[in-house]
SAM riboswitch aptamer (S box leader), 99 nucleotides, folded computationally.
Of the family's consensus pairs, 96% are formed in the model.
Its mean pLDDT, the model's own confidence on a scale to 100, is 83.
The sequence was found by an Rfam model in a public genome assembly.

RNA sequence: CCACCAUCCAGAGCGGCCGAGAGAUCUGGCUCGACGACGCCGCAGCAACCCGCAGGGAGCGAUCCCGGAGCAGGGUGCUACCGCCAGGACCGAUGGAGG
Numbered sequence: 001c002c003a004c005c006a007u008c009c010a011g012a013g014c015g016g017c018c019g020a021g022a023g024a025u026c027u028g029g030c031u032c033g034a035c036g037a038c039g040c041c042g043c044a045g046c047a048a049c050c051c052g053c054a055g056g057g058a059g060c061g062a063u064c065c066c067g068g069a070g071c072a073g074g075g076u077g078c079u080a081c082c083g084c085c086a087g088g089a090c091c092g093a094u095g096g097a098g099g
Stems, first nucleotide, its partner, number of pairs: 001099002004096005013043005021032003025088005044079003049075003052071002055066004083091001
């Protein structure tokens, strides 16, 4: 980068740095922002997609299968507003598995 699957109205903020726009894109609206937004870093937290574990099942056994509900150790992700809202577009984001 390509095509596939799942999810996107729940949940979770403090500190430091920076300094003007930001909430993906277009139009319209509504918000956030010099009482410092957005972004970056640190810590904390949320969640439970993947791994792992607990647990369950099959088997004489090696081992195999499940793992919804549970844990939160590892890999991601996320922590204003429903993906901020409506409409549009072969729209986007995140995770998983594949090329």